[in-house]
RNA sequence: GCUCGACAAGGGCAAACCGGCCGUGAGACCGGGACGCAAAGCCGUGAAUCUUAGAUCCCUAAGAUCGUCAGGCUGCCGAA
Numbered sequence: 001g002c003u004c005g006a007c008a009a010g011g012g013c014a015a016a017c018c019g020g021c022c023g024u025g026a027g028a029c030c031g032g033g034a035c036g037c038a039a040a041g042c043c044g045u046g047a048a049u050c051u052u053a054g055a056u057c058c059c060u061a062a063g064a065u066c067g068u069c070a071g072g073c074u075g076c077c078g079a080a
Base pairs, nucleotide, nucleotide: 004078005077012037013036017032018031019030020029022027035067041073042072043071045070046069047068048065049064050063051062052061053060054059
C1' cells in the first nucleotide's frame, strides 16, 4: 500500500413511529426517536419501485425514493 472488517478506540449517520411544516401526490424539510449502517458520505448514470398527467394495456412526459441492486467520486480507524 492492497484486501479485509473486530464484543477495539474516538466519533458519525438515523428506519419505523410521533409532532410541526411544505407538496395534488410519491415524498421533502425541522424537532423528537433508534431499526439498523464501514461508506446509511456525495452523485443520481443504469435497473427497480412509487406518484401525477396524458394515453388505454403498450407506453409517453414530468417527478419521488435511492436505507432496493449495480455504477462513478471521495473518505475515519486498524485487531485477525